[in-house]
RNA sequence: GAGACUGGCCGGAUGGCUGCUCGCAGGCAGAUUGCCAUGCGGGAGGAAAGUCCGAACUCCACAGGACAGGACGCCUCCUAACGGGAGGGAUUCCGAUAUUUUCGGGAUACGGAAAGUGCAACAGAGAGCAGACUUCCCCGGCUAGUCCGGGGUAAAGGUGAAACGGUGGUGUAAGAGACCACCAGUUGCCGGUGUAAAUUGGCAAGCUGGUAAACCCCGUCCGGAGCAAGACCAAGUAUUUCCUCUUCACAUUUAUUGUGAGCCGGUAGUCCGCCGGUAACCUGGAGGAAGGGUAGGUUGCUAGAGCCAGGUCGCGAGGCCCGGCCCAGAUGAAUAGCCAUCGACUAUCUUUGGAUAGUGACAGAAUUCGGCUUACAGGCCAGUCUCCAAA
Numbered sequence: 001g002a003g004a005c006u007g008g009c010c011g012g013a014u015g016g017c018u019g020c021u022c023g024c025a026g027g028c029a030g031a032u033u034g035c036c037a038u039g040c041g042g043g044a045g046g047a048a049a050g051u052c053c054g055a056a057c058u059c060c061a062c063a064g065g066a067c068a069g070g071a072c073g074c075c076u077c078c079u080a081a082c083g084g085g086a087g088g089g090a091u092u093c094c095g096a097u098a099u100u101u102u103c104g105g106g107a108u109a110c111g112g113a114a115a116g117u118g119c120a121a122c123a124g125a126g127a128g129c130a131g132a133c134u135u136c137c138c139c140g141g142c143u144a145g146u147c148c149g150g151g152g153u154a155a156a157g158g159u160g161a162a163a164c165g166g167u168g169g170u171g172u173a174a175g176a177g178a179c180c181a182c183c184a185g186u187u188g189c190c191g192g193u194g195u196a197a198a199u200u201g202g203c204a205a206g207c208u209g210g211u212a213a214a215c216c217c218c219g220u221c222c223g224g225a226g227c228a229a230g231a232c233c234a235a236g237u238a239u240u241u242c243c244u245c246u247u248c249a250c251a252u253u254u255a256u257u258g259u260g261a262g263c264c265g266g267u268a269g270u271c272c273g274c275c276g277g278u279a280a281c282c283u284g285g286a287g288g289a290a291g292g293g294u295a296g297g298u299u300g301c302u303a304g305a306g307c308c309a310g311g312u313c314g315c316g317a318g319g320c321c322c323g324g325c326c327c328a329g330a331u332g333a334a335u336a337g338c339c340a341u342c343g344a345c346u347a348u349c350u351u352u353g354g355a356u357a358g359u360g361a362c363a364g365a366a367u368u369c370g371g372c373u374u375a376c377a378g379g380c381c382a383g384u385c386u387c388c389a390a391a
Stems, first nucleotide, its partner, number of pairs: 001387010012342007020043006026036004045362001049373002052371005057226004064272004069222005074088005089110001090108007111217002116215002118211002133157003136152006142145001165183006184208002186205008230299004240290007247261005262278006306325003310321004344359006
């Protein structure tokens, strides 16, 4: 100097002219209010996106219980909260100057396989309290064999991703954790370190395959709908059609009221529970459905878990203190267009000074925040590795 990867940041700048939208001021007309060639100020993003998590806020008359269902799952911390983040542990993969114990980087859906059930293609005799194809060992038979029949055995071969831990010995007909020693692991107890996950030393137990993003078990959490929430005003609405109900008992009153049962509706899965209705005028009333009508305005609406700078505590995510700032609120949906200069990239030409032409991504608020994920022309910074050149 170039390239790759990882992490962080920026995502054209300045000026002029013409517009759009919001606020304030001003002016004109005025009853609310309306209008403006007026002035000043604000006017998209790092993802505004996907709508995948978590909240704020609002409504649904309760949010209670059981079952069902869903999400999450090493430990500690951060946070309003989270399935997010920080730090640590364990496992595993890659690299190295390490070669049993170290260092660096990446990944992890990482509770339980000693509750139960299930699953494992092909190959193989056998795939889970297993298994006899060959070898091996014992017994029996007669046709005496490279034979036949019965039994034993997981030591050797062979298959497989995986064959019931490994090495050596004892033992045996041959063998086997059947037994013993050592090693590896698991589980339990005790001690050390650590808040903990865990780790480390000792002792004990023959306890020794995998799979839970398979069912399942254990633990934690979860009421539903969403700003088209919700509130107000204005306008408007066949007084159309269909379905269900308008019941019973008791007490008290003599107009009634209360209780219970039943029925209807709500409680966005079911049951219990809870809540409301069961109404005077019966060509009525209550509830539900269909159809039809209206789809204008105000509010919610943007000062907020807000932004910037400093100090301080913490390894860090972040916490606390202090100062300053106000920074979009549109709804036929604003945030734009043109020009000039500079800057970036690409191509061509070149007298190596430059000139000409082209390009400029992903994408665009819609109640508001915190995350995650995905997209992105070009550029900047830091770290690691590789290559080239020079000393």